[in-house]
RNA sequence: GGGCCUGUAGCUUAGCUAGGUCGAGCGAUCGGCUCUUAACCGAUUGGUCGCCGGUUCGAAUCCGGUCAGGCCCG
Numbered sequence: 001g002g003g004c005c006u007g008u009a010g011c012u013u014a015g016c017u018a019g020g021u022c023g024a025g026c027g028a029u030c031g032g033c034u035c036u037u038a039a040c041c042g043a044u045u046g047g048u049c050g051c052c053g054g055u056u057c058g059a060a061u062c063c064g065g066u067c068a069g070g071c072c073c074g
Base pairs, nucleotide, nucleotide: 001073002072003071004070005069006068007067010026011025012024013023020057027045028044029043030042031041032040050066051065052064053063054062
């Protein structure tokens, strides 16, 4: 230098194929239960989807560029 893969909540991730309300688990906070803690139960809390731009009525999703990490080729 070239090719491919990955990037979504504090953490692990689903959703991308086929555009139409970004979900789940863990965590955190509050409450219930308990003599208390843990466990268990309920509620709440959370993401401009790595960044910039384009297409579109509408983009996490399609297209272009770019950044970071990983693998391969030279």
RNAcentral holds the sequence, with entries from ENA. This is a predicted structure of a 74-nucleotide RNA (transfer RNA) from a Thermoplasmatota archaeon. The coordinates come from a structure-prediction model, not an experiment, and the mean pLDDT is 82. The organism belongs to Thermoplasmatota, within Archaea. Rfam family: tRNA. Rfam classes the family as a transfer RNA.